Predicted 3D model of a 73-nucleotide RNA (transfer RNA) from an Oligoflexia bacterium. Lineage of the source: Bacteria > Pseudomonadati > Bdellovibrionota > Oligoflexia. Its Rfam family is "tRNA". The family's RNA type in Rfam is transfer RNA. Model confidence (mean pLDDT): 82 of 100.
[in-house]
This record gives sequence, C1' cells and structure tokens, in this order.
RNA sequence: GUCCCCAUCGUCUAGAGGCCUAGGACACUGCCUUUUCAAGGCAGUAACCAGAGUUCGAAUCUCUGUGGGGACG
Repeated sequence: GUCCCCAUCGUCUAGAGGCCUAGGACACUGCCUUUUCAAGGCAGUAACCAGAGUUCGAAUCUCUGUGGGGACG
C1' cells in the first nucleotide's frame, strides 16, 4: 500500500428493518432473610464508536471517518 473481518451496559453477549422505552449472564447498589458472613429471593443503576445517506420507520441496510484484529506484498 491492497483486501477481509469486527465495534452494543463495568465485563461477556443476544439482536438481522416495525414485536426494542434494546433483552440475558456476571459484577455493582438497595431491601428481605440471618446473631454476623456466605448462599438465596426481590428491586434498581447502566450500552448501540462518530458523521452522513436510504426508508413512513435504522442497533440492523449504504457511504465516509476513527479504533481493533487478520491476509498478501
């Protein structure tokens, strides 16, 4: 330099145009239980990399950029 793949809560991940006010697990916070801790139960906080486009409607499709990974030279 060319090409390919990926980017979603603190972490791991589901999603494939309308069912999404984005779900789950772990973690965290509060409450219950317990003499205390642990375990268990209930509740809560928290995310779509950025910009533009297509569409009645975009986490999802397209383009550009950024970051990460890989192949070739």